[in-house]
RNA sequence: CCACCCUCUGCGGGAGAGUCCGGUUCAUCACCGGCGCCGAAGGCGCAACCGCCCCGGAAACGCUCAGGCAUCAGGACCGCAAGAGGGA
Numbered sequence: 001c002c003a004c005c006c007u008c009u010g011c012g013g014g015a016g017a018g019u020c021c022g023g024u025u026c027a028u029c030a031c032c033g034g035c036g037c038c039g040a041a042g043g044c045g046c047a048a049c050c051g052c053c054c055c056g057g058a059a060a061c062g063c064u065c066a067g068g069c070a071u072c073a074g075g076a077c078c079g080c081a082a083g084a085g086g087g088a
């Protein structure tokens, strides 16, 4: 210097479920109350599985605290890039 791995950044793709009812507002949004729902931010739980096997790490499974249920935004995960940080 190049390559590999991890994290971050950028771009693209990205599901589900009420534009529900009432109040408020000039009106949408926002806010408050009520009922009904969703799971793919996060969080929690069981555990397949994995490990350096004392003990740890652990899901797309489950719970819905949080979040969400037109648009916007967010969004696990996937792909592409060059840049930044780190690692063996």
Base pairs, nucleotide, nucleotide: 004087005086006085007084008083009081010080011079012078013077018035020034021033022032023031036069037068038067042065043063044062045061049057050056051055
Glycine riboswitch aptamer from Methylovirgula sp. 4M-Z18, 88 nucleotides, folded computationally. Lineage of the source: Bacteria > Pseudomonadati > Pseudomonadota > Beijerinckiaceae > Methylovirgula. It matches the Rfam family "Glycine riboswitch aptamer". Rfam links the family to the GO term glycine biosynthetic process. The sequence is in RNAcentral, with records from Rfam.